A computed fold for a 120-nucleotide RNA from a Verrucomicrobiota bacterium, annotated as SAM riboswitch aptamer (S box leader).
RNA sequence: CACUCAUCCAGAGUGGCUGAGGGACUGGCCCGAUGACGCCACGGCAACCGGUGCGGCAGACCGCCGCACGACCAGGUGCCAAAUCCAGGUCCCCCGUUGGUCGGGGGGCGAAGAUGAGGA
Numbered sequence: 001c002a003c004u005c006a007u008c009c010a011g012a013g014u015g016g017c018u019g020a021g022g023g024a025c026u027g028g029c030c031c032g033a034u035g036a037c038g039c040c041a042c043g044g045c046a047a048c049c050g051g052u053g054c055g056g057c058a059g060a061c062c063g064c065c066g067c068a069c070g071a072c073c074a075g076g077u078g079c080c081a082a083a084u085c086c087a088g089g090u091c092c093c094c095c096g097u098u099g100g101u102c103g104g105g106g107g108g109c110g111a112a113g114a115u116g117a118g119g120a
Stems, first nucleotide, its partner, number of pairs: 001119001003118006013042005021031003025088004043080003048076002050073001051069007084112001089109008
């Protein structure tokens, strides 16, 4: 970092420093001098990878696949306002509402983004 796969309605904050913007983009809606965002320290959440156990392929090991455990380990990441805060494109349903437009509500699939594991 082009690409591939998986997940994204659960969960988890205190202190210190700093000082004006922040929530990726656009619109909305929020957070923020009662100090947000960011950084540091400590703490926590979770279970992607690693770990452990069981099963399958195999004569055995390695390896691969599936399931489970639950925080193992001073393990590698990640995360700790709001669903990824909501929507964006497309399709369907309901209502105003009638033929269309338009508006409101709900749902499916995507796009974009984030994180992990691969990969070059």
It was read from a public genome assembly, where an Rfam model found it.